Predicted 3D model of an 80-nucleotide RNA (c-di-GMP-I riboswitch aptamer) from a Sulfurimonadaceae bacterium. Its mean pLDDT, the model's own confidence on a scale to 100, is 75. Taxonomically the source falls in Sulfurimonadaceae (Bacteria, Pseudomonadati, Campylobacterota, Campylobacterales). The sequence was found by an Rfam model in a public genome assembly.

[in-house]
RNA sequence: GCACUUAUAAGCCAAACUUAUUGUGAAAUAAGGACGGAAAGCUGUGAGUCUUAUAUCUUUAAGAUUGUCUAGUUGCACAU
Numbered sequence: 001g002c003a004c005u006u007a008u009a010a011g012c013c014a015a016a017c018u019u020a021u022u023g024u025g026a027a028a029u030a031a032g033g034a035c036g037g038a039a040a041g042c043u044g045u046g047a048g049u050c051u052u053a054u055a056u057c058u059u060u061a062a063g064a065u066u067g068u069c070u071a072g073u074u075g076c077a078c079a080u
Stems, first nucleotide, its partner, number of pairs: 005077001012037002017032006035067001041073004046069002048065006
């Protein structure tokens, strides 16, 4: 330095739900909360799912998706 792994140590994130706000909506933000996570860090002119409008029989466009998958990239520890 690279790969694997999650034994140890220090840490990190935050599901469902509740409250408030925003949005036609999917959903998002903040606070509480903790189901879980070795990337539940970041990015994609990747896919899937969902919403709105339209078309008419599943077309096209716009949007949503922390924790649906996948690709790239970065980070912690060192028992192997």